[in-house]
Molecule: c-di-GMP-I-GGC riboswitch aptamer
Organism: Micrococcales bacterium
RNA sequence: AGCGAGAAAGGCAAACCCUCCGCGAGGAGGGGACGCAAAGCUCCGGGGCCCUCAGGGUCGGCCGAGCUACCGAAC
Numbered sequence: 001a002g003c004g005a006g007a008a009a010g011g012c013a014a015a016c017c018c019u020c021c022g023c024g025a026g027g028a029g030g031g032g033a034c035g036c037a038a039a040g041c042u043c044c045g046g047g048g049c050c051c052u053c054a055g056g057g058u059c060g061g062c063c064g065a066g067c068u069a070c071c072g073a074a075c
Base pairs, nucleotide, nucleotide: 002075003072004071011036012035016031017030018029019028020027021026034061040067041066042065044064045063046062047059048058049057050056051055
């Protein structure tokens, strides 16, 4: 450095419910856990979705890529 334990400590939080914001996709907060070793961050490429579709928006828990990061068995 790769890698990722029936390891330890800690972390995040799908569906669903409540409140609020948005035309919408969707977002924020609270509850809640299906899962996650980057489920941390970034729309750079692809893709899904929305709108009043030359365009704009949304999704990082769809894939790739970039940046950053806790722990340390085996290999």